[in-house]
RNA sequence: UAAGUGGGUUGGACAAUCGCGUGGUGUUUUUGUGACAGCACGAGGAAAGUCCGGGCACCACAGAGCAAGAUGCCAGCUAACGGCUGGGCGGCGUGAGCCGACGGAAAGUGCAGCAGAAAGUAAACCGCCGAUGGAUGGUUUUGACCAUCACAGGUAAGGGUGAAAUGGUGCGGUAAGAGCGCACCGCGCAGCGGGUAACCGUCUGUGGCAAGGUAAACCCCAUCUGGUGCAAGACCAAAUAGGAAAACACGCGCCUUCGGGCGCAAGGUGUGGCUCGCUCCUUGUUUUCGGGUAGGUUGCUAGAGGCUUGUAGUGAUGCAAGUCGUAGAUGAAUGAUUGUCACCCUGAAAAGGGACAGAACCCGGCUUAUAGACCCACUUGAUGA
Numbered sequence: 001u002a003a004g005u006g007g008g009u010u011g012g013a014c015a016a017u018c019g020c021g022u023g024g025u026g027u028u029u030u031u032g033u034g035a036c037a038g039c040a041c042g043a044g045g046a047a048a049g050u051c052c053g054g055g056c057a058c059c060a061c062a063g064a065g066c067a068a069g070a071u072g073c074c075a076g077c078u079a080a081c082g083g084c085u086g087g088g089c090g091g092c093g094u095g096a097g098c099c100g101a102c103g104g105a106a107a108g109u110g111c112a113g114c115a116g117a118a119a120g121u122a123a124a125c126c127g128c129c130g131a132u133g134g135a136u137g138g139u140u141u142u143g144a145c146c147a148u149c150a151c152a153g154g155u156a157a158g159g160g161u162g163a164a165a166u167g168g169u170g171c172g173g174u175a176a177g178a179g180c181g182c183a184c185c186g187c188g189c190a191g192c193g194g195g196u197a198a199c200c201g202u203c204u205g206u207g208g209c210a211a212g213g214u215a216a217a218c219c220c221c222a223u224c225u226g227g228u229g230c231a232a233g234a235c236c237a238a239a240u241a242g243g244a245a246a247a248c249a250c251g252c253g254c255c256u257u258c259g260g261g262c263g264c265a266a267g268g269u270g271u272g273g274c275u276c277g278c279u280c281c282u283u284g285u286u287u288u289c290g291g292g293u294a295g296g297u298u299g300c301u302a303g304a305g306g307c308u309u310g311u312a313g314u315g316a317u318g319c320a321a322g323u324c325g326u327a328g329a330u331g332a333a334u335g336a337u338u339g340u341c342a343c344c345c346u347g348a349a350a351a352g353g354g355a356c357a358g359a360a361c362c363c364g365g366c367u368u369a370u371a372g373a374c375c376c377a378c379u380u381g382a383u384g385a
Base pairs, nucleotide, nucleotide: 001381002380003379004378005377006376007375008374009373010372012341013340014339015338016337017336018335020042021041022040023039025037026036027035028034044356048367049366051365052364053363054362055361056229057228058227059226063276064275065274066273068225069224070223071222072221073087074086075085076084077083088102089100090099091098092097103220104219108218109217110214111213125159126158127155128154129153134149135148136147137146138145139144167185168184169183170182171181172180186209187207188206189205190204191203192201193200194199233298234297235296236295243289244288245287246286247285248284251264252263253262254261255260266282267281268280270278305324306323307322308321309320310319311318312317343354344353345352346351
């Protein structure tokens, strides 16, 4: 000096005028919470997505099983999680670093187009070898030998096809080959050592060695899961028509003070589906037509809260002490104008432009969008001392 990687802060400041919401205070008042004045506070790092996990509320007391769904290396953190932290293994990058849907293929099923002989206990296209006997030619000491062709048969080392061809390299061996044998590497099993573990090893022994890949294919294994959600729920007030029609069902036993009660059956209800269990109802269920209300208060902001310091830990985070009071709207407030200044971009200057974007019960995460400014640590290249 250029290009990168990881993390953090901010994402305008000041003043004036006017205008909003919540809470308090004061004055006044026709006592209607009306008017006036002041003070304090008032939209984010993602408020977005509605993707996860909860707090809280309700359904019944939330039971059992199946189905369904989610997660998937190890160890920790957390209220919990599919999150975060650290580690292992694998992949990408020169590197700082980044990513991982990371249990099981020897339980089973499926899939891999085309090409290729053949795509899983397969297989011979081009090749290599080829006995005995046969054909042709040559040699010959007439015993036979050599060469070529062809057959039965052997082969998977070489070549081809393909993303992938049944471990790799070398030596020996063979008619030609092949773990056929051997050495080394790889792989399986057992042991030893390190590590809490996942795993690791220039370790030891043993085996010629398992029939490859794929599970964000079905599947198997382990763990987890009741549901609905602030439009949840609670209270107050008001209003109407506890309306009309049709269909189905409307049983049995016992007791009785004759009002009814109990049990069974049947039917129905109960916040995901099915089965069982359990609770509740007995003029119940289904269909059609029609009517009223949808107003107010609350839930609603003091929380698994924020900040500072110390301490333990590699870290996520925990513990202790101190301190703060930081929106609560309800058709929806948190703003508008002017002036000055700061930073960045374009431009000679004047001038112009300056991100993503707005709370709605709350919290912990993830994902997505983001102009510019500043800080810390690290990596690589070039040049100079």
Bacterial RNase P class A from a Piscirickettsiaceae bacterium, 385 nucleotides, folded computationally. The source organism's lineage runs through Bacteria, Pseudomonadota, Gammaproteobacteria, Thiotrichales and Piscirickettsiaceae. The coordinates come from a structure-prediction model, not an experiment, and the mean pLDDT is 76. Its Rfam family is "Bacterial RNase P class A". Rfam links the family to the GO terms dimeric ribonuclease P complex, tRNA processing and ribonuclease P activity. It was read from a public genome assembly, where an Rfam model found it.